[in-house]
Context: one part of a larger RNA
RNA sequence: UGACGGAAGGGCACCACCAGGAGUGGAGCCUGCGGCUCAAUUUGACUCAACACGGGAAAACUUACCCGGCCCGGACACUGGGAGGAUUGACAGAUUGAGAGCUCUUUCUUGAUUCGGUGGAUGGUGGUGCAUGGCCGUUCUUAGUUGGUGGAGCGAUUUGUCUGGUCAAUUCCGAUAACGAACGAGACUCCAGCCUACUAAAUAGGUGCGAGAUUCUCCGCAUCUUUCACCCUUCUUAGAGGGACAAGCGGCUCCUAGCCGCACGAAACGGAGCAAUAACAGGUCUGUGAUGCCCUUAGAUGUCCGGGGCCGCACGCGCGCUACACUGAUGAGAGCAGCGUGUUGUUUCCCUGCCCGAUAUGACUGGGUAACCCGAUCAACUCUCUUCGUGAUUGGAAUAGGGGCUUGCAAUUGUUCCCCUCAAACGAGGAAUUCCCAGUAAGCGCAAGUCAUAAGCUCGCGCUGACUACGUCCCUGCCCUUUGUACA
Numbered sequence: 001u002g003a004c005g006g007a008a009g010g011g012c013a014c015c016a017c018c019a020g021g022a023g024u025g026g027a028g029c030c031u032g033c034g035g036c037u038c039a040a041u042u043u044g045a046c047u048c049a050a051c052a053c054g055g056g057a058a059a060a061c062u063u064a065c066c067c068g069g070c071c072c073g074g075a076c077a078c079u080g081g082g083a084g085g086a087u088u089g090a091c092a093g094a095u096u097g098a099g100a101g102c103u104c105u106u107u108c109u110u111g112a113u114u115c116g117g118u119g120g121a122u123g124g125u126g127g128u129g130c131a132u133g134g135c136c137g138u139u140c141u142u143a144g145u146u147g148g149u150g151g152a153g154c155g156a157u158u159u160g161u162c163u164g165g166u167c168a169a170u171u172c173c174g175a176u177a178a179c180g181a182a183c184g185a186g187a188c189u190c191c192a193g194c195c196u197a198c199u200a201a202a203u204a205g206g207u208g209c210g211a212g213a214u215u216c217u218c219c220g221c222a223u224c225u226u227u228c229a230c231c232c233u234u235c236u237u238a239g240a241g242g243g244a245c246a247a248g249c250g251g252c253u254c255c256u257a258g259c260c261g262c263a264c265g266a267a268a269c270g271g272a273g274c275a276a277u278a279a280c281a282g283g284u285c286u287g288u289g290a291u292g293c294c295c296u297u298a299g300a301u302g303u304c305c306g307g308g309g310c311c312g313c314a315c316g317c318g319c320g321c322u323a324c325a326c327u328g329a330u331g332a333g334a335g336c337a338g339c340g341u342g343u344u345g346u347u348u349c350c351c352u353g354c355c356c357g358a359u360a361u362g363a364c365u366g367g368g369u370a371a372c373c374c375g376a377u378c379a380a381c382u383c384u385c386u387u388c389g390u391g392a393u394u395g396g397a398a399u400a401g402g403g404g405c406u407u408g409c410a411a412u413u414g415u416u417c418c419c420c421u422c423a424a425a426c427g428a429g430g431a432a433u434u435c436c437c438a439g440u441a442a443g444c445g446c447a448a449g450u451c452a453u454a455a456g457c458u459c460g461c462g463c464u465g466a467c468u469a470c471g472u473c474c475c476u477g478c479c480c481u482u483u484g485u486a487c488a
Stems, first nucleotide, its partner, number of pairs: 001488002006483008016472002020436005027322003031318004035313002043054002065308005071302001076119005086113001089108002092105003123296002126294003132290001134284003137280003144183003148179002150159003162174001164173002188273004194242002198239004204233003210226005248262005324429001328388002331385004342373001349368003353364001355362001395426001400421005442464005448458002
């Protein structure tokens, strides 16, 4: 000095508790991990900080694993052989999974590109993340970290960096042997709210005059159509700006920093990003034509092809989906979103309309490289009516059988999807344990990523929208201070 341990005192956190909500743990299934099995079931990662993670939803490819079979993509140098031919390629038959001249038979072809040896390259999803870079994660979501000059100490070091108040904060006020600074915090960046003020818009709308159509006996009203014209920018879009600063008032307090209440207001803690110092022998050599060393390098650990595997099932654990119904299921009808995306290697993407079909889907047109078309994305929960009536029931859908379409060279170990049938466990889940305080939890769907085919995943988006705190240090941890009797 303080990774650490003891003791005491402060402070903080829903990865802690309290008050609660939703659960998970029990069931079925999906998926990851272990184990077992296997020719192989490739592998990394194992407390927080491994386990729906490797953007890891693998039919081939991927692919690293297993079983087989080709190829050289063995530079370059030296040497040998070699134009009297180094070598290359090949029909057919045999052979073979194979229309691999792979090998054999048979002969043709080729012409110094090669072939043998040695050295040496090259490649490697081979090893080593305990040799490394870079990136990421974590300590660690808290307030912490550092030097200059000065002071103290022989020195390591310390003071600054603090008794107190205050703050989300080493944030400020103040105190003060310190003064003045730097990084971090804050400021900053992005998104979300407000603007009848500015700039505008046939790729966004509005109003009015026309013309036409429908309803009505007619006019009028209402609805629809028409790039026919005029005017405008409230809504929409998006540029530049404005706006909020604890600014106003009242309390509390050294009448300081600030806190509480009220008013005004669209807004009086909105959400995210970024993020210091020092570390970890945290993860990644399987992201890389980043990379040291080792291994291998032609009977290859290179590379390609065919098939299989990564999906295997007495079992254990984790993330999830569906449920156990009446706040429900069913069948009609009504009424509403917001993020995105979409074919130039030009037919491969997003689809409208219409027709066939129970459906999945198919045929034919047509629009869109997009504020223009799909599309007002007609979303779901929801609301109204209807049937069911508490039973393993019209709850629940696993499992299994049959048939059909689609993607793809290929669907068997069933890609997805559709139809019919079969209908299991499950009557709210023990000990344990996770997450969370506001447009949050929960419920509900949608877009995107992956994608030829595809979401029980992830990541965003909106719709409906609670209960309970607004505290404490009891548990679990973290930070600071004091102490010295342990310890390096």

Source information
Small-subunit ribosomal RNA, 3' major domain from Ornithodoros savignyi, 488 nucleotides, folded computationally. The full RNA is in RNAcentral, with records from ENA and SILVA. Model confidence (mean pLDDT): 80 of 100. Taxonomically the source falls in Ornithodoros (Eukaryota, Eumetazoa, Chelicerata, Ixodida). Rfam family: Eukaryotic small subunit ribosomal RNA. Rfam links the family to the GO terms ribosome and structural constituent of ribosome.